[in-house]
Context: one part of a larger RNA
RNA sequence: GAGCGAACGCUAGCGGCGGGCUUAACACAUGCAAGUCGAGCGCUUCUCUUCGGAGAAGAGCGGCGAACGGGUGAGUAACACGUAGGUUACCUGCCCUCUGGUGGGGGAUAACCCAGGGAAACUUGGGCUAAUACCGCGUAUCGUCUACGGACGAAAGGCUUCGGCCGCCAGAGGAUGGGCCUGCGGCCCAUUAUUUAAUCCUAGUUGGUGGGGUAACGGCCUACCAAGGGUACGAUGGGUAGCUGGUCUGAGAGGAUGAUCAGCCACACUGGAACUGAGACACGGUCCAGACUCCUACGGGAGGCAGCAGUGGGGAAUAUUGCGCAAUGGGCGAAAGCCUGACGCAGCCACGCCGCGUGUGUGAUGAAGGCCCUAGGGUCGUAAAGCACUGUCGUGAGGGAAGAAUACUGACGGUACCUCACAAGAAAGCACCGGCUAACUCCGUGCCAGCAGCCGCGGUAAUACGGAGGGUGCAAGCGUUGCUC
Repeated sequence: GAGCGAACGCUAGCGGCGGGCUUAACACAUGCAAGUCGAGCGCUUCUCUUCGGAGAAGAGCGGCGAACGGGUGAGUAACACGUAGGUUACCUGCCCUCUGGUGGGGGAUAACCCAGGGAAACUUGGGCUAAUACCGCGUAUCGUCUACGGACGAAAGGCUUCGGCCGCCAGAGGAUGGGCCUGCGGCCCAUUAUUUAAUCCUAGUUGGUGGGGUAACGGCCUACCAAGGGUACGAUGGGUAGCUGGUCUGAGAGGAUGAUCAGCCACACUGGAACUGAGACACGGUCCAGACUCCUACGGGAGGCAGCAGUGGGGAAUAUUGCGCAAUGGGCGAAAGCCUGACGCAGCCACGCCGCGUGUGUGAUGAAGGCCCUAGGGUCGUAAAGCACUGUCGUGAGGGAAGAAUACUGACGGUACCUCACAAGAAAGCACCGGCUAACUCCGUGCCAGCAGCCGCGGUAAUACGGAGGGUGCAAGCGUUGCUC
C1' cells in the first nucleotide's frame, strides 16, 4: 500500500447491487419446511336430484415421490478431492427410439362391523369386501442357466366424444445418473525409525486354492496352504485440516486462504444395524443401545431445528416467529389443480462496493464576533449577511408499469418511473498537524496530569500533554484493533 463474512469508538441524508453465528456439530418452546393421484380400488358421511344419477369431504388399500431440493463442516491426510484414464468386472426408476406381447383362473386382506386389553401411545381376536395389491396355470419373439439333451422366467387394467389416449409385461439400443479400479498432484513433526542391519510397521497381514457374498472385480467374508507385504523417494505413529473451481496479495515467481456462488465428499442427538426400494444403510423412515428433555393412572410411552423464522446460552460479533407461489424450478396428476420456508420478494444492519446530495451565481464598509499581534495590523474570509436562481433529494397531489409464457393469472406494489406544486428549506463528520508524514500559533500544566506505531515528548516560554484559533487529509463516513499478502 492492498484486502476482510469483521469488531470497537465518534458520526450519519438518500438510492442501487451484494453480504450478514467465523464462537457452543451447545440445548431447543411454537408455527411452517413433502406430498399427490377418485382417469387403480372398495367403503363412510354430507349436499343436490328430473330418483337415472351428479358433486364435495374423510380415513383406508394401492401407485409414484419422499435417496431431489434445503442445512452443516463434526469426522476424514483418505482414491476423500483434483486431473487423466480403465471397467471383456457393473447397475440405472422416470425420459427417448425400436421389436414382440397383454390369454385364462384363484385365494386373501385393510377399511367397515362385533367383542376385548390399555391412563395414553397403541393393540388383540372373530366376521364381510375390492383393486393397476398378492399367487398359480398357459404361452416365450426374447432373456437367464446349461453336464448343449434341455430347464426356468411375464403381464393390468383405467378413461373415452368410440377416433383414440394413458398404462402393463419381456427384450434391444440411447440418454442421464451412479458403483468399482488405476497413474499423477496438493499440510506439519525424524526430538515418531539400534540404523543399511531382516531396523521399524503388519496376522486377514501378503499371495494361492475351494466355498460364500455383491449389480460388479476383489481377503469383501470364510476354511486350508505358503510366508509374504510396506519402509529414509519417509512406512508406522502424532498433530492439524473437508477437497476443488476460485478468493486476497504480488510486476511475476510465490505466499496466504477455501465466507457468499458452483462441483465433489462427509454428517444429521451419540454409537451400531439392517428393512423397503431403480436408487438409502435414509436430516423431518424403522430397530437396538446410550446421554438428555417431556408425559404417565408408575405398568409404560413420546422427542431430536447442522431446514425457514424464532428462544436461551456462548461470544467482540452476525437479521423477521414477514408476504407470495405472480415468475423460475421440483413432486404428484390425463388435466383442472394441489404441495413447495427451494425460490421470488419485502423487513433489519453504513457490513461492503458503487452512485447522488448536503446547494448555484453574485456579494468588500473585507461587517459583527473569535484567534493572533511588533498594537500598525493580520487571519477565519466571498466565508457570512444581502440580492438573484435552481430543485438532485424531501414533502404533498395526479398518473402509473415491464417482469405474463398472444386469453385468465403480479407477492413485490400504488413500488420503480413520469407530471405538477412547495420550499435553501431536513442533511458533515472523523482523524491528524515533532521527524518518518501533508498540516502552527496562543493559553493551561510543570518528569505532574498525560502522549506514544518507531525514534521519543513532559522537571516554568512544550509546534509532541489538555483546550482554543488556524491548518492538513479523507468524507457519509473517519479512525482504532485484529488477521493476510
Predicted 3D model of a 485-nucleotide part of an RNA (small-subunit ribosomal RNA, 5' domain) from a metagenome. The full RNA is in RNAcentral, with records from SILVA. Its Rfam family is "Bacterial small subunit ribosomal RNA".